[in-house]
RNA sequence: GUGCGGGCUAGCCUGGAGGGUCAGGCGUCCUCUGCAACUCGAAAUCGUCGAUAUGCGAGAGGCGAAGCUCGAAGAAGGCGCCGUAGCUGUCAGUUUCAGCUCGAAGUCCAACGAAGAAGCAUCGUCCUACGGGGUUGACGGUGGUAUGGUGGCAAACCGGAGGGUUUGUUGCCGUGCCUUUACCAUGGGUACUGGUUUAGGCCCGGAAGGGAGCGGACCCACCGUGGACGGUUGGCGCUCGCAGGGUUGCGGUGCGGAGGAAGACUUUGGGGGUCUGGCUGGUAGCGAAAGUGUCGACCGAGAGCGCGCCCGCAC
Repeated sequence: GUGCGGGCUAGCCUGGAGGGUCAGGCGUCCUCUGCAACUCGAAAUCGUCGAUAUGCGAGAGGCGAAGCUCGAAGAAGGCGCCGUAGCUGUCAGUUUCAGCUCGAAGUCCAACGAAGAAGCAUCGUCCUACGGGGUUGACGGUGGUAUGGUGGCAAACCGGAGGGUUUGUUGCCGUGCCUUUACCAUGGGUACUGGUUUAGGCCCGGAAGGGAGCGGACCCACCGUGGACGGUUGGCGCUCGCAGGGUUGCGGUGCGGAGGAAGACUUUGGGGGUCUGGCUGGUAGCGAAAGUGUCGACCGAGAGCGCGCCCGCAC
């Protein structure tokens, strides 16, 4: 020095790219490519970093002077620009493109029609005003007289108390009669401060007797309901009468005496660019394909950097 074997150290490998996000790099997200492609933890209000940015934190395996870097050509797949074809919206034009609409002519079809078509006349149905009826609401509760009873007020007289008698005046209640639309029935209903009556209790009194009177009962005031009545006053989808108006539809009647409504199609003459479709042009958005620019996994001609230390054996 060469070969074989062993041990070290520096170190290398265990993927990469595009898009999104961000002022920017990487990661978590999506996609592509590709492999024999390690594990765990956290991370969009985010984690970490600073053009020396191509993750952070904690581990594991393999290799080991092994290797690493650049890179012509090719190339999967993205992204930017352009914005054609096409699609959608919008604006304008066009009826010498239609739909649409009005009329005329022709053809066809045909409900109905001598139990009477077209046409003409008239009446009802409809509206307005007035009146009668019917119906349904509102409103209303008289004034006297005779008689009996009773209350208030004022006055006079009598009695030992309770109380009694009389006169005047003014209310209320019952009954009869007259009058009236102001009558009938019924429910509720005042408390000490409405009426009658009044158990018990209270007051006066020797007694007889008298008085006030709660609760209760009956009644009245008052508030309702129903009916009848009417000197009064409204509505109405009903009905009758009268006058006027309207009349497209439906129905009745009369004259009339054979047609005939509607519809479809064709032709033709007008209207219409408001609406729908068509066509033409402008414009906005989306935008295949093509073109162009850019990044580029993967593959890769070639080039560059590096290849260290120790030990054993053989020649």
This is a predicted structure of a 315-nucleotide RNA (Archaeal signal recognition particle RNA) from a Methanosarcinales archaeon.
It matches the Rfam family "Archaeal signal recognition particle RNA". On this family, see Wild et al., Curr Opin Struct Biol 2002: "Towards the structure of the mammalian signal recognition particle". Gene Ontology terms of the family: SRP-dependent cotranslational protein targeting to membrane, signal sequence recognition and signal recognition particle, plasma membrane targeting.
The sequence was found by an Rfam model in a public genome assembly.
The model forms 94% of the base pairs in the Rfam consensus.